Model confidence (mean pLDDT): 77 of 100. This is a predicted structure of a 181-nucleotide RNA (FMN riboswitch aptamer (RFN element)) from Paenibacillus hemerocallicola. NCBI's taxonomy places the organism under Bacteria, Bacillati, Bacilli, Caryophanales, Paenibacillus. The sequence was found by an Rfam model in a public genome assembly.
[in-house]
RNA sequence: AUUUUCCUUCGGGGCAGGGUGAAAUUCCCAACCGGCGGUGAUUUCGGCUGUGCGCAGGGGGCAAUCUUGUCCUUGGCAUCGGUCGGAUUAGUCCGUGACCCGUGACGGGACGCAAGUCUCGCCCGGUGGACCUGGUGCAACUCCGGGACCGACAGUAUAGUCUGGAUGGGAGAAGGAAUCG
Numbered sequence: 001a002u003u004u005u006c007c008u009u010c011g012g013g014g015c016a017g018g019g020u021g022a023a024a025u026u027c028c029c030a031a032c033c034g035g036c037g038g039u040g041a042u043u044u045c046g047g048c049u050g051u052g053c054g055c056a057g058g059g060g061g062c063a064a065u066c067u068u069g070u071c072c073u074u075g076g077c078a079u080c081g082g083u084c085g086g087a088u089u090a091g092u093c094c095g096u097g098a099c100c101c102g103u104g105a106c107g108g109g110a111c112g113c114a115a116g117u118c119u120c121g122c123c124c125g126g127u128g129g130a131c132c133u134g135g136u137g138c139a140a141c142u143c144c145g146g147g148a149c150c151g152a153c154a155g156u157a158u159a160g161u162c163u164g165g166a167u168g169g170g171a172g173a174a175g176g177a178a179u180c181g
C1' cells in the first nucleotide's frame, strides 16, 4: 500500500437577556448551533535537500597599518526556496445520512370463506434547505473582511434550539482477527 469477510468500540450541537399575552425557550427584539465522506489557494509541524542569502563561531591560506582585513573550508542558527510526509481546513460547492413519500421488487405477520384490507422488515427509487459582495491572486462557491440566508416529522400559542418516535436508525470513524495478491 492492498482483496474479501467478520468482530469490537465510537458515531449531533444550540434560545442568554428582554417584549406582548391568560398561555409562547414556538410570535416579536435579541442570542445560539452546524452530521458524515470528498474537494480545497487555509494554517501548522517534521524529514530530506540547495554552487541561494544572512549572522556569529572553529580550522586553514594570503596580506597588512599586526587589538585588522580578505579568501577558502567546516559544522551550527535563522531566513528563503524545492521535495516528501503528518495534522488541520466549506451549514450555503459535489456526494451522502437521519425524517418523509412510492398502485416499485422481495420476504414475513394480523384479519378475512374469498376478493382483499391493514401492517412490519429489507432492497430500490423519489422528495428534501440555504450566498452575495469587497480584497488578495494566474486561479477562490472553500482563504481574509463585510453583510445575508437555511434547517424533517409529531405535540403544544406558530419550534433548527423544548418534549416525543429515539436506550432507535445512521452516513461513517478508529482498532482488531482471518483471508487474496
Stems, first nucleotide, its partner, number of pairs: 004178007017029003031161002033151002035096004043087008052079001054077002057074007091149002100126003104123001106121006131147005153164003